[in-house]
Record summary
A computed fold for a 73-nucleotide RNA from a Patescibacteria group bacterium, annotated as transfer RNA. The coordinates come from a structure-prediction model, not an experiment, and the mean pLDDT is 81. The source organism's lineage runs through Bacteria and Bacteria candidate phyla. It matches the Rfam family "tRNA". It is annotated as a transfer RNA.
RNA sequence: GCCCCCAUAGCUCAAUCGGUAGAGCAGAACUCUCUUAAAGUUAAGGUUACAGGUUCGAGCCCUGUUGGGGGCA
Numbered sequence: 001g002c003c004c005c006c007a008u009a010g011c012u013c014a015a016u017c018g019g020u021a022g023a024g025c026a027g028a029a030c031u032c033u034c035u036u037a038a039a040g041u042u043a044a045g046g047u048u049a050c051a052g053g054u055u056c057g058a059g060c061c062c063u064g065u066u067g068g069g070g071g072c073a
Stems, first nucleotide, its partner, number of pairs: 001072007010025004019056001028042004049065005
C1' cells in the first nucleotide's frame, strides 16, 4: 500500500426480506428475612462509532472517516 471482518445500554450479546431498538448480567427501588445472602416484582438505562447519501421509512442498503482484529505484499 491492498483486501476482509467487527463497532448497538455500564458489561456480554440479540434484532427475519428495510417497518415500535430488546434480552441476560451489573446498578436502583420494593417484597420476603431478626439481619445478610438467595429468590421474586417493578422501573430506569440508547445521538445503534462519526459524517453524508438512497428511501414514505435505515441498526440493516451505498459512500467516506475513525478505532479494533485478521490476511497478502